Predicted 3D model of a 476-nucleotide part of an RNA (small-subunit ribosomal RNA, 3' major domain) from an uncultured rumen bacterium. The prediction has a mean pLDDT of 81. Rfam family: Bacterial small subunit ribosomal RNA. RNAcentral holds the full RNA, with entries from ENA, Greengenes and SILVA.
[in-house]
Context: one part of a larger RNA
RNA sequence: UGACGGGGGCCCGCACAAGCGGAGGAACAUGUGGUUUAAUUCGAUGAUACGCGAGGAACCUUACCCGGGCCCAAACGCAGCGCGACAGACCCUGAAAGGGGUUUUUCUUCGGACGCGCUGCGAGGUGCUGCAUGGUUGUCGUCAGCUCGUGCCGUGAGGUGUCGGCUUAAGUGCCAUAACGAGCGCAACCCCCAUCUUCAGUUGCCCCCGGGUAAAGCCGGGCACUCUGGAGAGACUGCCGGCGCAAGCUGUGAGGAAGGCGGGGAUGACGUCAAAUCAGCACGGCCCUUACGUCCGGGGCGACACACGUGUUACAAUGGCGGGGCAACAGAGGGAAGCCAGGCGGCGACGCCGAGCGGAUCCCGAAAACCCGUCUCAGUUCGGAUCGGAGUCUGCAACCCGACUCCGUGAAGCUGGAUUCGCUAGUAAUCGCGCAUCAGCCAUGGCGCGGUGAAUACGUUCCCGGGCCUUGUACA
Numbered sequence: 001u002g003a004c005g006g007g008g009g010c011c012c013g014c015a016c017a018a019g020c021g022g023a024g025g026a027a028c029a030u031g032u033g034g035u036u037u038a039a040u041u042c043g044a045u046g047a048u049a050c051g052c053g054a055g056g057a058a059c060c061u062u063a064c065c066c067g068g069g070c071c072c073a074a075a076c077g078c079a080g081c082g083c084g085a086c087a088g089a090c091c092c093u094g095a096a097a098g099g100g101g102u103u104u105u106u107c108u109u110c111g112g113a114c115g116c117g118c119u120g121c122g123a124g125g126u127g128c129u130g131c132a133u134g135g136u137u138g139u140c141g142u143c144a145g146c147u148c149g150u151g152c153c154g155u156g157a158g159g160u161g162u163c164g165g166c167u168u169a170a171g172u173g174c175c176a177u178a179a180c181g182a183g184c185g186c187a188a189c190c191c192c193c194a195u196c197u198u199c200a201g202u203u204g205c206c207c208c209c210g211g212g213u214a215a216a217g218c219c220g221g222g223c224a225c226u227c228u229g230g231a232g233a234g235a236c237u238g239c240c241g242g243c244g245c246a247a248g249c250u251g252u253g254a255g256g257a258a259g260g261c262g263g264g265g266a267u268g269a270c271g272u273c274a275a276a277u278c279a280g281c282a283c284g285g286c287c288c289u290u291a292c293g294u295c296c297g298g299g300g301c302g303a304c305a306c307a308c309g310u311g312u313u314a315c316a317a318u319g320g321c322g323g324g325g326c327a328a329c330a331g332a333g334g335g336a337a338g339c340c341a342g343g344c345g346g347c348g349a350c351g352c353c354g355a356g357c358g359g360a361u362c363c364c365g366a367a368a369a370c371c372c373g374u375c376u377c378a379g380u381u382c383g384g385a386u387c388g389g390a391g392u393c394u395g396c397a398a399c400c401c402g403a404c405u406c407c408g409u410g411a412a413g414c415u416g417g418a419u420u421c422g423c424u425a426g427u428a429a430u431c432g433c434g435c436a437u438c439a440g441c442c443a444u445g446g447c448g449c450g451g452u453g454a455a456u457a458c459g460u461u462c463c464c465g466g467g468c469c470u471u472g473u474a475c476a
Base pairs, nucleotide, nucleotide: 001476002475003473004472005471007470008469009468010467011466012465013464015460016459019423020422021421022420023419026313027312028311029310030309031308032307033306034304035303042053043052064299065298066297067296068295069294070293076122077121078120079119080118081117082116083115084114088103089102090101091100092099093098106113107112124288125287127286128285129284133282134281135277136276137275138273140271145184146183147182148181149180150179151160152159153158164175165174166173190265191264192263193262195233196232197231198230199229200228201227204223205222209220210219211218236259239253240251241250242249243248302442315416319375320374321373322372323371324370333364334363335362338357339356342353343352344351345350382413387408388407389406390405391404392403393402429452430451431450432449433448434447435446
């Protein structure tokens, strides 16, 4: 100087407490360990691995296993030589890849171009090392810290500044001060939401006029409003009262759409964990080179006595089922090999016909809620696993191993031990909708969107993590 203490002081954080809802018990989905296997490819492993890399494993992907092939090789560059049925088409063989055979015989301003073959040099490797690396990322932590120049102090390591008092979300600011300044962080500048103004109007409006309908911005017409999209205004403790030297704090204050950081996002200092990744990519070294390269068929990544994590659905009556207004009421997105109105067929998944729309114009479009009826506490009209049968769709192909529909079957489960997680407001809880990936989908996952919409916080003694000062130390 640090680190540590079941030392002290001060202060924060859903850290505890106060609340609400969960996990741990059940079934299933998914990831992991283990075991199994010809292979169950590899990586991630306390917090910071385990619905993680996977934003799509039937083939492909695919890196694994078995088997069959190929070697200038699946692709590319350079040089030399050769060919122009070389590629293509057809036939035979084969599971395919591959192998064998037949055949119509490129262009040319001739230098060559194009394609193929042979030879040579470069290839190729998801093989190893993240303890050789770049880049990127997680975490402490959006925590308030980490440093520098000059000066001063100390033999020196180093200290001071950065300490102290007050204050703040903040090393935020004020005061004090052997320090005076400065940098990286904080904050602000950026984006979205909340109000208004202005500009612009093939969405919106009967505001105004006219037409029209069973109804309807449906039509002419018009940009007032709503809205959409640009540009600006607005919030700064600016004003008032109280406290305070000040910074600032506070008030049923005023005004205001909004207050005291308005709400959310992006933004992550010096560094720590030889943290993660050689399998995204790049790259040093090492290793393989008729194979550790490469092509193909099939299998596996989907195994199952078990164990754990993350989820979904429930155990019911603030609920299930049926009916009703049947078009109740959103937002954000997506759409051409697409979204599909409408009509017809089918109980249905869906099929056939078919209009519109590259889309503020057409299409995809809510559920919970509300009203009425029923069930009456029962393993049930709860719950839907599992299994049987029949189908639909995608795709070369659903046996291993897809989703969906209909009929039947109806399992465990009656609120879950020790323990443990999230959340402070449009939040939790609950309800549906969309998107990426994608032929289809194992999505209950991820990322967004809106609808309905709470409870509680006395307080900081205790648990966890962190910041500052101080003290002890046999640790560095």